[in-house]
Context: one part of a larger RNA
């Protein structure tokens, strides 16, 4: 020095735990914001280090509720002083203060700072100082002024409790867009209109009431979902993309205008014994009338076409009022009554209730006994409950010890609802029908057409539809589109404004269930004071770390020793080789004895 056994130190695997973490599923809601957010910084406590909660009213004020006996928030025990059955503390509506940054907004500025004016207070002999309140740009609204220029614009001013700005996790729309890749290289093609980057919107977005589908039969706005189908197709016919009809489901809902005609109004233009002034007669006016365009009120909205004018028939309440005047008819207006019908579209503003939900909460059955043990829930032995034998605690394993569970109950406040009633409040009330004529209107720089381009599953292809650039350029129902070049039958629909709930996407925060999910090198980076420590000029990177015990009962007092660290006795404890470096305590590796060998 080896090996070997024994006990020991190191060390922290490995059981065993679980505050924390992942994932599906349901419900609820889906915004906040110049009334100042989001995220900050600094403050706040008797005594205060950090961590919450708060904001010079600062662990908290006020109030309306629930609650019932103790509190003054955590690491974190104590002390000090209070508060509480006149109901504290604590939980939940509502309100109030809320500094200074931050869009940040008087101006500046290296964010939490620096320094202003303007009005009105305080307070000084005065200044200084101090307290409210206002003072950014943009739109739009109204209103003054007022240029080159005459009118007039532009500019300029001045008001607004008028909006907007900035953040948010996916989800929606819209404008812009790639490469690696794969095509066993590669350029077309793929990857993919996907990453990514602007705009911007909602709680949902878009889409939406036929110029759609069909195929001799017929359907009837959009969305989603399930097939039809990996089918028709498309494709350096390569790699690979990849429909629709029709069927089955979910939800369902329909509307407004333009424009032809009437009228009223403004501008302009024409006209002066013409025309017109609602019928008929008289009277009587006559820059009233015509034509144009403009606004606004009626009407009108459709595809067996519709709809203006105008005729005819049929139905439709009362009153009052109008016009150059008189009578008459007929017409318009108003108001009564009649119908109607609702705040999500179609027209729009609420109020109260009622019912449901959320935002504290509350009732909630039924077990003792011996034994063993530090302790009973264990084992015995008698027993109760059950619409409750879910699940967690409690000194080992509890249906009956606690918190629950099953099943009822419950809201002064504030919100929420697509439910309901009544207040209310629109409409509609003079057209409706139904036949005839008339040939007025039915969305134009539009469709279409050329040429490039994109987008359709569709790569130019016979390439229809659909959408941009360029550049032509029409019809008006005896018409227009469109049925996958085109054309003829035929059929289907009516473009060139426009609004629309639900089905349907999502999931930051809330809430509840559940997991052949993880269980501390696992699960989130983060069970622990984690986006911290740290690292880095910044953008950005990014850790490590749970366990004492049923309870601290956390080892008083002696002893050694530097008034040590440590340790040895007593003592707590079921156990201290459970002693805060604390459950278990594996192997490296380090030792002490012992025996066997070099």
């Nucleotide at each position: 020095g080896g090996c070997a056994u024994a006990c020991g130190g190191u060390g922290g695997a490995u059981g065993c735990c679980u505050u924390g973490g992942c994932g599906u599923c349901g419900g609820a809601c889906g915004g906040c914001g110049a009334a100042g957010a989001a995220a900050g910084a600094c403050g706040u406590g008797g005594a205060a280090g950090g961590c919450u909660g708060c904001g010079a009213u600062a662990a908290g004020c006020c109030u309306c509720g629930g609650g019932g006996a103790g509190c003054c928030g955590c690491c974190a025990a104590a002390c000090a002083g209070g508060c509480u059955u006149u109901g504290a503390u604590c939980c939940g509506g509502g309100g109030a203060u809320u500094u200074c940054u931050g869009a940040a907004u008087g101006g500046g500025g290296c964010a939490a700072c620096c320094u202003g004016c303007a009005u009105g207070g305080g307070g000084u002999a005065a200044u200084g100082c101090u307290c409210a309140u206002g003072c950014a740009c943009g739109g739009c609204a109204g209103g003054g002024u007022g240029a080159a220029u005459a009118c007039a614009u532009a500019g300029c001013c001045c008001u607004g409790a008028c909006c907007g700005g900035g953040c948010c996790a996916a989800c929606g729309g819209g404008g812009g867009g790639a490469a690696c890749u794969g095509a066993a290289a590669c350029a077309u093609c793929u990857u993919a209109g996907u990453a990514c980057c602007c705009c911007u919107a909602g709680g949902a977005a878009c889409a939406g009431a036929a110029a759609g589908c069909a195929a001799a039969a017929g359907c009837g706005a959009u969305u989603c979902c399930c097939c039809c189908a990996g089918u028709a197709g498309c494709g350096g016919u390569g790699a690979g993309c990849g429909a629709a009809c029709a069927g089955g489901g979910a939800a369902c809902a329909g509307c407004c205008c333009a424009a032809a005609c009437c009228g009223c109004g403004g501008c302009g233009g024409u006209g002066c014994c013409a025309a017109g002034c609602u019928u008929g007669c008289a009277g009587g006016c006559g820059u009233u009338g015509c034509c144009g365009c403009c606004g606004c009120g009626g009407g009108g909205u459709c595809g067996u076409g519709g709809g203006a004018u105008u005729c005819u028939g049929c139905c439709g309440g009362a009153g009052g009022g109008g016009g150059c005047u008189g009578c008459u008819a007929a017409c318009c207006c108003c108001u009564c009554g009649a119908g109607g019908a609702g705040u999500u579209a179609c027209c729009a503003a609420g109020u109260a209730g009622a019912u449901g939900c959320a935002u504290a909460g509350u009732c909630g059955a039924a077990g003792g006994g011996c034994c063993u043990g530090g302790a009973a829930a264990g084992g015995c032995c008698c027993g109760c409950c059950a619409c409750a034998g879910a699940a967690g605690g409690u000194g080992a394993c509890a249906g009956c010890c606690c918190u629950g569970u099953a099943g009822g109950c419950g809201a002064a406040a504030u919100g929420c609802a697509c439910u309901c009633u009544a207040c209310c409040u629109c409409c509609u009330u003079g057209g409706g029908c139904a036949g005839g004529a008339c040939a007025c209107c039915c969305a134009a720089g539009u469709a279409g057409g050329a040429c490039g381009g994109g987008a359709c599953a569709c790569g130019u292809g016979g390439a229809a539809c659909c959408c941009c650039g360029u550049u032509u350029g029409a019809a008006u129902u005896c018409g227009c589109g469109a049925g996958g070049a085109c054309c003829a039958u035929c059929u289907c629909g009516c473009a060139a404004g426009g609004c629309u709930a639900a089905a349907u996407a999502c999931g930051u925060g809330c809430c509840g269930a559940c997991g052949a999910c993880c269980g501390a090198u696992a699960g989130u980076g983060a069970a622990c004071c984690a986006g911290u420590a740290c690292c880095g000029u910044g953008a950005g990177g990014g850790a490590a770390a749970g366990g004492u015990g049923a309870a601290a009962a956390g080892c008083a007092c002696c002893c050694c020793g530097g008034u040590g660290a440590g340790g040895g006795g007593a003592g707590u404890g079921a156990a201290a080789u459970a002693g805060c470096a604390c459950c278990u305590g594996a192997a490296a590796c380090c030792g002490u004895a012992u025996g066997c060998u070099u």
The part of an RNA shown here (large-subunit ribosomal RNA, domain I) has 598 nucleotides and comes from a Deltaproteobacteria bacterium. It was read from a public genome assembly. Its mean pLDDT, the model's own confidence on a scale to 100, is 81.